[in-house]
RNA sequence: ACCGAUCAAGGGCAAACCCGCCGAAAGGCGGGGACGCAAAGCCACCGGUCUACAGCGGAAGGUCGCCAUGACAGCGGGGUUGCCGGGC
Repeated sequence: ACCGAUCAAGGGCAAACCCGCCGAAAGGCGGGGACGCAAAGCCACCGGUCUACAGCGGAAGGUCGCCAUGACAGCGGGGUUGCCGGGC
C1' cells in the first nucleotide's frame, strides 16, 4: 500500500426525541439523549435532496407556480487530512 476482528482495546462522534438560542424556512449552535458510524474529521467540485425571505410570473383575493445566491458532508461520488489495531 491494503484491511477493520463486528462484545477486540484505548479513545472519538452522536440519529430520533426534549429544552434553550439563532434563522423567513430548510436548517444551524449549545445542553440532555443514543439510532447508528472506521473517517458520522474537513471541503458544496459532480449528481441528488430540502427550503423559498428576496426576485420573477399568474390571480380580485385567500394564495399559487418558478427560482439558490440558502441548507444537507449522517444521500451517493470525488478531493483532502488523520487516530488505534491488524498486516508487510
c-di-GMP-I-GGC riboswitch aptamer from a Gammaproteobacteria bacterium, 88 nucleotides, folded computationally. Its mean pLDDT, the model's own confidence on a scale to 100, is 83. It was read from a public genome assembly, where an Rfam model found it.